A computed fold for a 90-nucleotide RNA from a Bacilli bacterium, annotated as c-di-GMP-I riboswitch aptamer. NCBI's taxonomy places the organism under Bacteria, Bacillati, Bacillota, Bacilli. It matches the Rfam family "c-di-GMP-I riboswitch aptamer". From the family's description: GEMM was predicted in a large-scale screen for bacterial structured RNA regulatory elements. The model forms 95% of the base pairs in the Rfam consensus.

[in-house]
RNA sequence: UCUUCGAAAGGGCAAACUAGCGGAAACGCAAGGACGCAAAACUUCGAGUCUAAGGAAAGCUUUUCUUUCUAUGGCGGUCGAGUUAUUACG
Numbered sequence: 001u002c003u004u005c006g007a008a009a010g011g012g013c014a015a016a017c018u019a020g021c022g023g024a025a026a027c028g029c030a031a032g033g034a035c036g037c038a039a040a041a042c043u044u045c046g047a048g049u050c051u052a053a054g055g056a057a058a059g060c061u062u063u064u065c066u067u068u069c070u071a072u073g074g075c076g077g078u079c080g081a082g083u084u085a086u087u088a089c090g
Base pairs, nucleotide, nucleotide: 005090006089012037013036017032018031020029021028022027035077041083042082043081045080046079047078048075049074050073054070055069056068057067058066059065
């Protein structure tokens, strides 16, 4: 100096929930709030998973309604991967 594990200190982030805004929804933004997190910092590359506006198919005598499938939409606090980072010490 680098890597891995642990983790003091300075600290950092912020689950559920509440009300507001956006969105078809999943969910996101900011405020309060802390379940937790040694990368719970950033990136959808892979897997997984959530939603189904739009599209497709089917059912219903018809309008209509219902059901199923589907991501181009999400989840970075699902996992893997990539990149970056604080600090005495062991």